[in-house]
Context: one part of a larger RNA
RNA sequence: GAUUGAACGCUAGCGGCAUGCCUAACACAUGCAAGUCGAACGGCAGCACAGUACCGGGUAACCGGUAUGGGUGGCGAGUGGCGUACGGGUGAGUAAUACGUAGGAAUCUGCCUCAGAGUGGGGGGUAACCCGGGGAAACCCGGGCUAAUACCGCAUAAUCUCUUCGGAGCAAAGGGGGGUCGUAAGAUCUUUCGCUUUGAGAUGAGCCUACGUCGGAUUAGCUAGUUGGUAGGGUAAAGGCCUACCAAGGUGACGAUCCGUAGCUGGUCUGAGAGGACGGCCAGCCACACUGGGACUGAGACACGGCCCAGACUCCUACGGGAGGCAGCGGCCAGGAAUCUUGGGCAAUGGGCGAAAGCCUGACCCAGCAACACCGUGUGGGCGAUGAAGGCCUUCGGGUCGUAAAGCCCUGUUGAUAGGGACGAAGGGCGAAGGGUUAAUAGCCCCUAGCCUGACGGUACCUUUCGAGGAAGCCCCGGCUAACUACGUGCCAGCAGCCGCGGUAAUACGUAGGGGGCGAGCGUUGUCC
Numbered sequence: 001g002a003u004u005g006a007a008c009g010c011u012a013g014c015g016g017c018a019u020g021c022c023u024a025a026c027a028c029a030u031g032c033a034a035g036u037c038g039a040a041c042g043g044c045a046g047c048a049c050a051g052u053a054c055c056g057g058g059u060a061a062c063c064g065g066u067a068u069g070g071g072u073g074g075c076g077a078g079u080g081g082c083g084u085a086c087g088g089g090u091g092a093g094u095a096a097u098a099c100g101u102a103g104g105a106a107u108c109u110g111c112c113u114c115a116g117a118g119u120g121g122g123g124g125g126u127a128a129c130c131c132g133g134g135g136a137a138a139c140c141c142g143g144g145c146u147a148a149u150a151c152c153g154c155a156u157a158a159u160c161u162c163u164u165c166g167g168a169g170c171a172a173a174g175g176g177g178g179g180u181c182g183u184a185a186g187a188u189c190u191u192u193c194g195c196u197u198u199g200a201g202a203u204g205a206g207c208c209u210a211c212g213u214c215g216g217a218u219u220a221g222c223u224a225g226u227u228g229g230u231a232g233g234g235u236a237a238a239g240g241c242c243u244a245c246c247a248a249g250g251u252g253a254c255g256a257u258c259c260g261u262a263g264c265u266g267g268u269c270u271g272a273g274a275g276g277a278c279g280g281c282c283a284g285c286c287a288c289a290c291u292g293g294g295a296c297u298g299a300g301a302c303a304c305g306g307c308c309c310a311g312a313c314u315c316c317u318a319c320g321g322g323a324g325g326c327a328g329c330g331g332c333c334a335g336g337a338a339u340c341u342u343g344g345g346c347a348a349u350g351g352g353c354g355a356a357a358g359c360c361u362g363a364c365c366c367a368g369c370a371a372c373a374c375c376g377u378g379u380g381g382g383c384g385a386u387g388a389a390g391g392c393c394u395u396c397g398g399g400u401c402g403u404a405a406a407g408c409c410c411u412g413u414u415g416a417u418a419g420g421g422a423c424g425a426a427g428g429g430c431g432a433a434g435g436g437u438u439a440a441u442a443g444c445c446c447c448u449a450g451c452c453u454g455a456c457g458g459u460a461c462c463u464u465u466c467g468a469g470g471a472a473g474c475c476c477c478g479g480c481u482a483a484c485u486a487c488g489u490g491c492c493a494g495c496a497g498c499c500g501c502g503g504u505a506a507u508a509c510g511u512a513g514g515g516g517g518c519g520a521g522c523g524u525u526g527u528c529c
Stems, first nucleotide, its partner, number of pairs: 001529001004526001006525005013377004019370002021335001028331001031329002035082003040079002043075002047073003051068007089288003099212006107205002112201008120154001122152002129144006160169003174193008214260003221251003226248008263285004267278004290311005313324004341367001343366003349363001350361004380410004390401004414470001415466002418463003424456001427453004434446004473518005478499003484513005494501002
C1' cells in the first nucleotide's frame, strides 16, 4: 500500500446495491415454516340452498317464520392416493466411507417422454358411525354396521422371471363429462383422467479404481475378518459386506500407525508473476438435526418440523403416568468487542397436491433496522478590497485568516409543497366465431377479439411552487511523513508505530491561531498478502 461478514472512538445530508451471531452444534416462551385431492371412498359435525310439513299474512301468484331435510353446493373428522427423502438451516464430526479431476462395471430409478400388450370375473374385512367400558390427561379397550383407486384369491399373459430347455410362474381399478335405453339400480356408445405389464429414453442415485488434498518422527512400527482363496448367505448391485473352512498374508522412512488441526471445491484476497493466505455471501458436493443406537414405511430415508429404545435436560400430573427438541423465519435468555423486524405478499419466479378453479409455500419477492462494505450525489455558483470587524502573530512598521465574510446578481441537484403516475403481466381465468375428436350442432381439447388479476405502492419517475434556504467532519503538523508559531506546564502532567520527547524560551505534552491530509466520513485495534 492493498484486504475485511469486522469491532471501538468522534462525526453524520440523500440515494442505489450488496451484506449482517465469525463467540455457546448454549438453552429456548410465543406465532408461523407441508400440505393437498369430494373428479378414489363411506359419509354429514358446521355453513348455504332446493324440497317437504306446519303456522301467520294474502282472493291468488306469493311473502315471512318454525321444524325437517345428504337431494345439491360444499365439507370438520375418518379411510385412501400423492407429497412430506424437495425446498430451508448449520459446519459439530470427518485427513478419507469426504472433496476435486479422470476413468470404470456388477446396479436401481416415483413423477415425465416414446413404443407394444392388457384393463375379465369374484371374495373377505376395517376406520368413520352407533353402543358399552377404562383413564386426571395423553390416549386406550370390547361389541355391532358399512365403502373404496384400501386388502386378497381366481382367470388370462409375453419379446417378462426361473429353467434340468421338457416346462413352470407372475398383473390390473376404477373415476369424471356427454348421448341413448331404463321407474330405479344399472346397461351401452363416446370422450378424458387413471390402473397393470414389457422395452427404450431422460433425470436422479448407489458402487469401484487411479492421482491430488494441513502440521508433528520429542509418534516407527501397525494389522486376526487382519490379507488372499473356496463355498454359502446378503444386497438394487461388485466386494470379508457377513459366515464356515483353508492358506499366512497385508501395510510402512515414497512416512504406515498414533497425536493435533480442519467440512471439500468453483472461487476470494494479495502479488508483475511464481507464490502465499483464506473458503463469509452465491453455486456444486458431503456431513449433521438435543446426545447415542435402531429399524419401519417407501421409487427414494436409516428420515430437521416421522417412529422405537437408552441418556441428559425442560414442562404437565389426580403420582398411576404423560409431553417436548428453532443448526427453518422472526423473536427471547446467555456468551461476547460484536451481528437486524416476534413486518407485508403469494403480484412475479420456483415447488407440492389437484382435471381445473384453486389451496399451501418465513422457498421466494418485497418492505424495516445498521455508514457494515462498495458506488453515485449534495452541502451552492458568479462578481466582490476601504483587503471591514474580530482572532492570532509582531521587529509595533506591519503580517495572516482572506475573495474568505458582508454586499450585489443567479441556479435549483437534494429538501419541502401540490398534482400526475409506472415497467415488472408472461401466463392463467371467463370466453362469441373457427378447427379437432365423435353418430352428435352434447361433452372435451386447441384457439381469435374482449373482460379480470400488483405485496412493493400512490413507490420509482415526471411536472408546479418555495427558497441558499435544512446538510462537515475527523486525524495529523520532531524525523520516517505533507504541514509552525504563541502561551501554559517544568522528568510534573503527559505523548509514543520505531527512533524517542518533557528536569524554565518544548515546532514532540495541553490549549489557541495558522497549516497539511482525507472527506459523509475520519482515525484506532484486530486480520491476511